Predicted 3D model of a 72-nucleotide RNA (transfer RNA) from Candidatus Amesbacteria bacterium RIFCSPLOWO2_01_FULL_49_25. Its mean pLDDT, the model's own confidence on a scale to 100, is 82.
[in-house]
RNA sequence: GCCAUCCUAGCUCAAUGGUAGAGCAACGGUUUUGUAAACCGUAGGUUCGGGGUCCGAUCCCCCGGGAUGGCU
Numbered sequence: 001g002c003c004a005u006c007c008u009a010g011c012u013c014a015a016u017g018g019u020a021g022a023g024c025a026a027c028g029g030u031u032u033u034g035u036a037a038a039c040c041g042u043a044g045g046u047u048c049g050g051g052g053u054c055c056g057a058u059c060c061c062c063c064g065g066g067a068u069g070g071c072u
Stems, first nucleotide, its partner, number of pairs: 001071007010024004018055001026042005048064005
């Protein structure tokens, strides 16, 4: 330099154009002499940035940034 895949909650990942979710973690509660476990609940998001298409974009298109892998 070229090609491919990826970027979403604190972490790991879903969401194939129609109100962004799960597990773990965090916090509160029940239970226990106490802790852990278990159970119930709560909170947490500018979906990497900008632009475009569309009635509507995490999703499609373009530019930029970053990560990983391959080729040279």